[in-house]
This is a predicted structure of a 371-nucleotide RNA (Bacterial RNase P class A) from a Gemmatimonadota bacterium. The RNAcentral record of the sequence draws on ENA. Lineage of the source: Bacteria > Pseudomonadati > Gemmatimonadota. Model confidence (mean pLDDT): 78 of 100. Rfam family: Bacterial RNase P class A. The family's RNA type in Rfam is ribozyme. About the family: Ribonuclease P (RNase P) is a ubiquitous endoribonuclease, found in archaea, bacteria and eukarya as well as chloroplasts and mitochondria.
This record gives sequence, structure tokens and C1' cells, in this order.
RNA sequence: CGGGAGACGAGUGAGGAUCGCGGCGCCUCCGGGCGUCGAGGAAAGUCCGAGCUCCGCAGGGCAGGGUGCCGGCUAACGGCCGGGCGUCGCGAGGCGACGGAAAGUGCAACAGAGAACAGACCGCCGAUGGCUCCGGUCUCCGGGGCACAGGCAAGGGUGAAACGGUUGCGGUAAGAGCGCACCGCGCCACUGGCAACAGGGGCGGCAUGGUAAACCCCACCCGGAGCAAGGCCAAAUAGGGGAUGAGGGGCUGCCCGCCCCGUCGAAUCCCGGGUAGGCUGCUAGAGGCCGGCGGCAACGCCGGUCCCAGAGAAAUGAUCCUCCUCCGCUUCGGCGGGGAACAGAACUCGGCUUACACCGUCUCCCACAGU
Repeated sequence: CGGGAGACGAGUGAGGAUCGCGGCGCCUCCGGGCGUCGAGGAAAGUCCGAGCUCCGCAGGGCAGGGUGCCGGCUAACGGCCGGGCGUCGCGAGGCGACGGAAAGUGCAACAGAGAACAGACCGCCGAUGGCUCCGGUCUCCGGGGCACAGGCAAGGGUGAAACGGUUGCGGUAAGAGCGCACCGCGCCACUGGCAACAGGGGCGGCAUGGUAAACCCCACCCGGAGCAAGGCCAAAUAGGGGAUGAGGGGCUGCCCGCCCCGUCGAAUCCCGGGUAGGCUGCUAGAGGCCGGCGGCAACGCCGGUCCCAGAGAAAUGAUCCUCCUCCGCUUCGGCGGGGAACAGAACUCGGCUUACACCGUCUCCCACAGU
């Protein structure tokens, strides 16, 4: 050198050049120029939990939903950490809706004799009773046979599951917790532990089969909607209200004239609501990084430092050179080719889950055969 387990890093690499795109700031001769910042570890699924916003709300209950070993962490959680128990693995380790089946209800296809106050198909026995044969001292006794009544549940068989046990001893006609030992189970205190639980001890012959991601019971938690939340500004047109109160419009540039609308309110002005649109919410946050301290850890506290996309149907890209790396060829100088996945912000965080090419780091386990 092999095969595995766990925790991570980084994810079209680094540097440079040219061109291009978006936000913000400054300048501008309004053409643009300069500076600066510009996707992810999952931005994803939208599955949990929160912040924030509006609505609802005295308190309690019903209904409905969720969670479910113990302790801790946290703003909170169905998340995380540590521990217990079960289970899988030789092991490092993995996985677990892991409260209650002694309140009640329900369910169990097929197979099978029997599936929950169970049952006898094969099998075993046949002590006792029966039938039958032989012998005797013949209403009886002894011995053999049958498997009729009956007994049994050890063994076989069915099943996912068969009414504690794959074990040993005794016991019996054969058997059986029938009696005992051991294991399991239940109850009782004791010891260790905050606890889940563990340990050994005593008692009980075993009662209470399984199933609660079936109804249900117990304990705890939960008001609703979401940035298209919400706030502010606010056209045109139509409509509403108020004031003034007789005009207004077309032919037509002006006058006359004619036509149409108007006191059932023209025209002008004002007010308020809504729409389009604009601004805001909007990114400095349970924030990132570094160090110290406390804690096994999750995490907390303190100090320093940094500002890191904000938007709208939506920018984050392309080319070339060098380095790096991989593959092929090689006259060992080089030459040719490749650098791939999943995916892509849109109010923000904490998680979970799912997807993922190439590369890399640390710790641990099992093997020692072969080279």
C1' cells in the first nucleotide's frame, strides 16, 4: 500500500489585461467619467421556530392541530448538546414518534385444530374406566394386547404473532410452573444518580399476548394573516360632498345667426375617498471575523475589529495571458486537450430536509494475507 467510521474545509481555482452589466457616492461640456460594492453552501423545498407588521383578544373552557425517555442550551423550535434505554455492527460507530395496552372501544388478510375468558391435525399416554387374550387359589387377583371412553400439550406442523423461556434437574401413565435452579416478568424496600435509569437483595409461580404514525387516555404547547404585511405622498377619467349661481360648447379667428347641453344645477373654485404612479418598510443584524474566560459540549460572557447585493420581472458576464492541476503523446526540451456538479438572492434571522462534479484536512476502527 487495503477496507471502513465520524467531523469538517473548499466548491469553473490564483494573479494580471481588455470589454461589458447592476446598486450607491462624487464630478460632468449631460455624451459620459472616476471611485466603491455586487450570490450560495445550499440563495432550493417552504417543512418547523422566531423577529417585524396589521387585525383580534378580561379570564377560562369546548372543538381542532402539534409535541412526547431524562437533563441542559436557546429569543424560540418538531432544532442542537450531553446522558439513559432499545436495536444493528467484530469494531470505530449508525438508527429509534422512545408516555400509557392493569379505563374503554376496535383490528389481525392468508394459513392453521386453535388468534384472546383459544385449541388438538399429526403425535404422546391410556394410570383410571371399557373391550379382549392367557394363567391362578376364579363375585376376585396377576400378566399381555387394543386405542373405545378419556388424559396431555413435551415434540412436529401453521402463522408476523400460539397464552413466560431455546436450558437443566425432579416428577408423571404420558405430560405440564406440577415442584425446583437459572433467565425473563411483576411487586417491595435498599444503594448509586438532579433525572431517565442501573445494580445487587427479598417476595410472588406468572397474573397483564400484540397493535396507540387505530380511536382513545395522560402531560405540555398553539389566536389569525403575511413585506402583495403595514405607513406616507398622490395624477388623468368617472362618480360623491360643499360654496358661488347662469351660463357653457360647436359651426368659427371675430360679430350676427343657427344647433346642442344647462335652475331635475351649467361653469369655476374648494374638500374628502379610491385607482395608476412615487417614497418608505429595506437591510447594522438574536450580524461576520479574531482573541480571552466559563462549560465535557450545545452555548454563554467580555474585549477588539469589519460593513459585506439590495430592485425592478430582476445586474453579478465574456475573451486572452501566466501559474496551478488532471489526461494523452514525447526525441524529456516540450506539444496537444480538459478544469466538470447542484443551483442561483428579492423583509430578515435560527434550524431541518433534499441536490451536488473535481479537490483537500483531521481523528478513530478492522485486518495483517500478499507485495